[in-house]
RNA sequence: GGAGACGACCAGGCGAUCGCUGCCUGCUGAAGCUUGUUCUUCGGCGGGGAGAGGAAAGUCCGGGCUCCGCAGGGCAGGAUGGUCCUUAACGGGGACCGGGGGCGACCCCAGGGAAAGUGCCACAGAGAGAAGACCGCCCGCCCGCACCUCGGUGCCGUCGGGUAAGGGUGAAAGGGUGAGGUAAGAGCUCACCAGUGCCGGCGGCGACGUCGGCAGCUCGGUAAACCCCAUCCGGAGCAAGGCCAAAUAGGGGGGUGUUUGAGGACGGCCCGUCCGAAGCCCCCGGGUCAGGCCGCUUGAGGCCGUCGGCAACGGCGGCUCUAGAGGAAUGAUCGUCGCCCGGCGGAGGGUAACCGCCGUCGGGAACAGAACCCGGCUUACGGUUUUCUCCGACC
RNA sequence: GCGCCACUAGCUCAGCUGGAUAGAGCGUCUGACUACGGAUCAGAAGGCCGGGAGUUCGAAUCUCUCGUGGCGCGCCA
Numbered sequence: 001g002g003a004g005a006c007g008a009c010c011a012g013g014c015g016a017u018c019g020c021u022g023c024c025u026g027c028u029g030a031a032g033c034u035u036g037u038u039c040u041u042c043g044g045c046g047g048g049g050a051g052a053g054g055a056a057a058g059u060c061c062g063g064g065c066u067c068c069g070c071a072g073g074g075c076a077g078g079a080u081g082g083u084c085c086u087u088a089a090c091g092g093g094g095a096c097c098g099g100g101g102g103c104g105a106c107c108c109c110a111g112g113g114a115a116a117g118u119g120c121c122a123c124a125g126a127g128a129g130a131a132g133a134c135c136g137c138c139c140g141c142c143c144g145c146a147c148c149u150c151g152g153u154g155c156c157g158u159c160g161g162g163u164a165a166g167g168g169u170g171a172a173a174g175g176g177u178g179a180g181g182u183a184a185g186a187g188c189u190c191a192c193c194a195g196u197g198c199c200g201g202c203g204g205c206g207a208c209g210u211c212g213g214c215a216g217c218u219c220g221g222u223a224a225a226c227c228c229c230a231u232c233c234g235g236a237g238c239a240a241g242g243c244c245a246a247a248u249a250g251g252g253g254g255g256u257g258u259u260u261g262a263g264g265a266c267g268g269c270c271c272g273u274c275c276g277a278a279g280c281c282c283c284c285g286g287g288u289c290a291g292g293c294c295g296c297u298u299g300a301g302g303c304c305g306u307c308g309g310c311a312a313c314g315g316c317g318g319c320u321c322u323a324g325a326g327g328a329a330u331g332a333u334c335g336u337c338g339c340c341c342g343g344c345g346g347a348g349g350g351u352a353a354c355c356g357c358c359g360u361c362g363g364g365a366a367c368a369g370a371a372c373c374c375g376g377c378u379u380a381c382g383g384u385u386u387u388c389u390c391c392g393a394c395c
Numbered sequence: 396g397c398g399c400c401a402c403u404a405g406c407u408c409a410g411c412u413g414g415a416u417a418g419a420g421c422g423u424c425u426g427a428c429u430a431c432g433g434a435u436c437a438g439a440a441g442g443c444c445g446g447g448a449g450u451u452c453g454a455a456u457c458u459c460u461c462g463u464g465g466c467g468c469g470c471c472a
Stems, first nucleotide, its partner, number of pairs: 001391005007385004012337007020051002023048010033036001053367001057378002060376005065237004072271004077233005082096005097111001098109004112228002117226002119222003134167002136163005142157001144155005175193006194218002196215008241294004251284006263275003286471002301320008339364008348355002396468007405421004414452001423439005445461005
């Protein structure tokens, strides 16, 4: 210098002018009535203070909160899936284990079960499973041919059988190497190596690792195919829910039901339990034009320090209060400083490539906007930078 | 806020219990027919299945994620 890996931080500052949305407050105008120095509504002129994010986003998970009867059992359904921990909880996070990728820093893994069962494995191939004889190899019978020592040998072919060593097909043909063995072969047997299962020792909380022994056990892949196992899950969502106000055609049609009990308990079904009455359900039509207030922001809250822990995280102490709108405000212009990029100029460092510094001119500054609130994940995106790795050059 | 669906050629759709070189109709283009045009006949082009990952020997199809588009759900009575 180039190429990367892992994190951390910032999201421009200040000033002026003009605005925007809530809140508090001073003066003041009009209207109303229940006549208040103090009420209600609508304004006007000031003053003070506050006003988006790391993702506010997607709504992919989890929780708080609220209501449904605090919700019992079963089937169905959904989700998760190495171990231990963390947490309010999680499908998040941390550490470790196993597997994989990269020269490396480091990264990735839906990472339980395929010897519980079922299905599938196209094409090719003989055969895709406790599989399979197409070629080959070997044995036997028969026919033919050749040779000769005349009942044997060799070759070719048909048929019957053996064989998973070799060839061939395929993504995949079921351990590997060597020796023995055999008609030829084969874990058929043996030695070594690899794996699997079982038993035992040691280390670890554990996943697992390691060592020793035994068993020829080598039994394909696929569960993001059905499925099995374990664990978890009641439902709905601030359009939750509560209060107030307004309006009408509080209308029409159909179905169902009154104790042998409709319907409801916001879930697919069943059981159980409870509520429970003259209603309930569906369709058409109507009103409001989605009215006001509460919920509504102090919360698993931030920041700092310290202690425990490898860490995620937790304990303790101190400080601090930071939008609460309701089609939705938080902006614009100018100046200046800072940041980044490019050009030119200057003085330096270095053998050089090149590097930073100063001046000047021009340009640039992203993604994006709270809507009940939190914890994560994912996605979008501009810069600065610590540490580390690899390569090249020089010393 | 919650729930659901779709995305395949220029357009409308098949295929989606994994196994093709992804098909069909309309449209487009070329040629034939015609004096010319239409209709008709013959032929051709046009896609990497919305983007990206993963599972698998193999993905339009299965899973995850992102994007785009669409639909439904209020209260009173």
Description
This is a predicted complex of two RNAs, RNase P RNA and transfer RNA, with 472 nucleotides together. It holds a member of the Rfam family "Bacterial RNase P class A". The family's RNA type in Rfam is ribozyme. From the family's description: Ribonuclease P (RNase P) is a ubiquitous endoribonuclease, found in archaea, bacteria and eukarya as well as chloroplasts and mitochondria.